Context: one part of a larger RNA
């Protein structure tokens, strides 16, 4: 992992409540018990008790009323709808209460054969090394002290086996082993190691102290019990079909992943036209927008001009100037969620008409109370976020189908069932791959593009449309020639001659034209060139505005790519046109179900039939019981093949096997249906 078996809303109650069914009914009903009896969930008796029939008040008490109150006021609760008993079902309560699951707590016991420490009594430590004290001899001292040599054999001494430990590393890691093996390493006469017997016990022991150890278990051992502890938590919760179908919100919560009430779902009952939409009419309002010489606040430039600053002037005042600051006023411009002289659309309220088929009340039962994406209007944030918080809509959630390569919520579209029918939507029509290698006119040369990704800024890429110049009196570009003189303008400077810099009436002359000079150049000159002019040539040329498509800007981590192949008057982009393809959409055909209406009562018509949580309805199967009726050795159940029927759970027939019981109808009762619970047991 698979198979088989087992495995979860049950049972009890003088309980509560609602629905259905039945009996009796202002009443209903017996319990224990007793008697009888065909011994059966039997019959009869048995009003004790219970519910109802009257309430109000804390109570005395009063009573269709009563309480508060001074009240005859006013108000609260009542009076004006029948209950009760039994059974069945939905829900609740109390019980383990749908099943499994703690970490823990308490009580009573069992453990020191492991291990910690201690007590008593035993045992063990190859070999080698060092050589303390003391002693002896010699020496030495006044005597000591001191020195030397022997002897001696101390030590938590040294090296190193046994023994004890466990430093480093490798292996092992479903191991040889639930802690080991190899190599290496530490101690090895000691606070050493070890045998045997004994002591200390669970909030307790023991601990050279690591929360270590106390039998492979330790921040409180193990075993049994309280005990089915509790679990607002996780997981699981078993056959079928049909109808409807949510929520992820508000308020409160030692509350936030729980709950109560409300909201939203469903079922039943009730009565009414309340609900929704469209149109018309009438209202309230201060949003979007707009505006501000209409207020409040903020605000740029200019004008005018108080006040102030600065300067001049003055003995002091005056007075004057001001590229300074600046009120009011004027002109121009412009701003606001907490500004408004204004002011929509929607939405809201009301009335009327039309359409539609809801809405509402009561009662039973819920689930939900983590929501999410997109879009529009906002707050917050960075006009960040697949961010967060509101409001309107929509979808996912609980929605399948087609498109977007792939894809919860983007586009199209809401799946009752069937089929090898048709038309369309979004999106597509070269091949993969259904349908145009369609048509017309342009653009693009970048494989741009053909999905989604770009910007500021650049661009003599190219296309289109304009505006303004020059141009056969010859333009633009090229080529040939000129491009001079006063003059090296003046100043400055070492120099400054068109060309470092400064100045300006940048002037004048000769000219076809030529700047007191456009750039290069020189130390300064020189030199080259430009503007400008003529000739040559012979038809367009220059500047600018706008638009289209391209182009640079252009950078991401495994190899690249439009989904791929590939595509260039396109299979790209733009505009237009006509065909076709394309879905569970729509239509046509057949069939089924639900609801409503109609009547001919089994038909017709209409609408409907996606669905999680959840509500409601109808059934199938299993085991047993009662009654009735069947079947089986001429072969039951079971098992294994085949066929048929039913929307389905399932049912029927039949062949083989098997060898003794088993169905059917109606009703009843449940240990009543498994794929999941890291489910339990067995098998493989």
């Nucleotide at each position: 992992g698979c198979c088989u078996a087992c495995g979860a809303g049950u049972u009890g109650c003088g309980c509560c409540u609602c629905a259905g069914u039945a009996g009796c009914g202002a009443g209903g009903u017996u319990a224990a018990g007793u008697a009888c009896u065909u011994c059966a969930g039997g019959u009869a008796c048995g009003a004790a008790g219970c519910c109802g029939g009257a309430g109000c008040g804390a109570a005395a008490g009063c009573g269709a009323g009563u309480c508060c109150g001074a009240a005859u006021a006013g108000g609260g609760c009542g009076u004006u709808g029948a209950g009760u008993u039994a059974c069945u079902g939905g829900g609740g309560g109390c019980a383990g209460a749908c099943g499994c699951g703690a970490a823990a707590c308490c009580c009573g016991g069992u453990g020191a054969u492991c291990u910690a420490u201690c007590c008593a009594u035993g045992g063990g430590c190859a070999g080698g090394u060092u050589g303390a004290a003391g002693u002896c001899u010699c020496u030495g001292u006044a005597a000591c002290a001191g020195g030397a040599g022997a002897u001696g054999g101390a030590g938590g001494a040294c090296c190193g086996a046994a023994c004890c430990a466990a430093u480093a590393u490798a292996c092992g890691u479903u191991g040889a082993a639930a802690a080991g093996u190899g190599u290496u390493u530490g101690g090895a006469u000691g606070a050493c190691c070890u045998g045997u017997g004994g002591a200390u016990a669970g909030g307790g022991g023991u601990g050279a102290a690591a929360g270590g150890c106390c039998a492979a278990u330790c921040a409180a051992a193990c075993c049994g019990g309280g005990a089915a502890a509790u679990a607002g938590c996780u997981c699981g919760u078993a056959c079928u079909c049909c109808c409807c179908g949510a929520a992820a919100u508000g308020u409160u919560u030692u509350u936030a992943g729980g709950a109560a009430c409300a909201g939203c779902g469903u079922u039943g009952a009730g009565g009414u036209g309340a609900g929704u939409c469209u149109c018309a009419u009438g209202g309230a309002g201060g949003u979007a927008g707009a505006g501000c010489u209409a207020c409040u606040g903020a605000u740029a430039g200019g004008g005018c001009u108080a006040g102030g600053g600065g300067g001049a002037g003055u003995c002091a005042c005056a007075u004057c100037c001001u590229a300074c600051c600046a009120a009011c006023c004027c002109c121009u411009g412009a701003u606001a969620a907490a500004c408004u002289c204004c002011g929509a659309a929607u939405g809201c309220c009301a009335u009327g008409a039309g359409a539609u088929c809801u809405a509402c009340u009561c009662a039973g039962c819920a689930g939900u109370g983590a929501g999410g994406g997109c879009u529009a209007g906002g707050g917050u944030g960075c006009u960040a976020a697949g961010g967060u918080c509101c409001u309107g809509g929509u979808c996912c959630g609980a929605g399948a189908g087609g498109g977007a390569a792939a894809g919860a919520a983007c586009c199209c579209a809401g799946a009752g069932c069937a089929a090898c029918a048709g038309c369309u939507a979004a999106g597509g029509u070269c091949c993969c791959a259904a349908a145009a290698u369609a048509c017309a006119u342009g653009c693009u040369a970048a494989g741009u593009u053909g999905a989604a990704c770009u910007a500021a800024c650049g661009c003599g890429g190219u296309u289109u449309a304009g505006a303004c110049g020059c141009u056969a009196a010859g333009a633009c570009a090229g080529c040939u020639a000129g491009g001079a003189u006063g003059u090296u303008g003046g100043c400055u400077u070492g120099g400054a001659a068109g060309c470092a810099g400064c100045c300006a009436u940048u002037c004048a002359u000769u000219u076809a034209a030529a700047g007191a000079g456009u750039g290069c150049g020189u130390a300064a000159c020189a030199g080259c060139u430009c503007a400008c002019u003529a000739g040559u040539c012979g038809a367009g040329u220059g500047u600018u505005u706008a638009a289209g498509c391209a182009u640079g800007g252009a950078u991401a981590a495994u190899a690249a790519u439009c989904g791929g192949g590939c595509a260039u008057c396109a299979a790209g982009c733009a505009u237009g046109u006509u065909a076709c393809c394309g879905a569970a959409g729509c239509u046509a055909u057949g069939c089924g179900a639900u609801u409503g209406a109609g009547c001919u009562u089994g038909c017709u018509c209409a609408a409907u039939c996606g669905g999680u949580a959840g509500g409601g309805g109808a059934g199938c199967a299993u085991u047993c019981c009662a009654u009735g009726g069947u079947u089986g050795u001429g072969g039951a159940a079971g098992u294994u093949g085949g066929g048929c029927c039913g929307u389905g759970a399932g049912g029927c027939c039949u062949g083989g096997u098997g060898g003794a019981g088993a169905g059917c109808a109606u009703g009843g009762a449940a240990a009543a249906g498994c794929a999941a619970a890291u489910g339990u047991a067995g098998g493989c």
Predicted 3D model of a 684-nucleotide part of an RNA (large-subunit ribosomal RNA, domain II) from a Bacteroidota bacterium.
Its mean pLDDT, the model's own confidence on a scale to 100, is 84.